A computed fold for a 116-nucleotide RNA from Planococcus sp. CPCC 101016, annotated as SAM riboswitch aptamer (S box leader). The sequence was found by an Rfam model in a public genome assembly.
RNA sequence: UUCUUAUCAUGAGAAGUGGAGGGACUGGCCCUUUGAAGCUUCGGCAACAGCUUUGGUUUUUGACCGAUAGACUGUGCCAAAUCCAGCAGAUCCAAAUCGGAUCUGGAAGAUAAGAA
Repeated sequence: UUCUUAUCAUGAGAAGUGGAGGGACUGGCCCUUUGAAGCUUCGGCAACAGCUUUGGUUUUUGACCGAUAGACUGUGCCAAAUCCAGCAGAUCCAAAUCGGAUCUGGAAGAUAAGAA
């Protein structure tokens, strides 16, 4: 980097440094000199995988499928629903035009685990 699977309306920020951007992209709408991004320190959230506990199946030093809790390890995360929408469909509102609302699915993206 690509592929597969799962999840994405919960939750959780201070200090120092830095000095103008940031929220993936596009549009919108926001955040930001009452200090953005980045970096450092400390803290916190969650529970994806490992580990620990436990049930079942089996061809039983093992493998597989679940459950519960812990938060030790590897990650991740700590403005706003992935901030909202983007493509398609259904229903509804409407002057049946422009447009708008709700829902479903998808795309894209993020994270984890596995594979190449």
The prediction has a mean pLDDT of 81.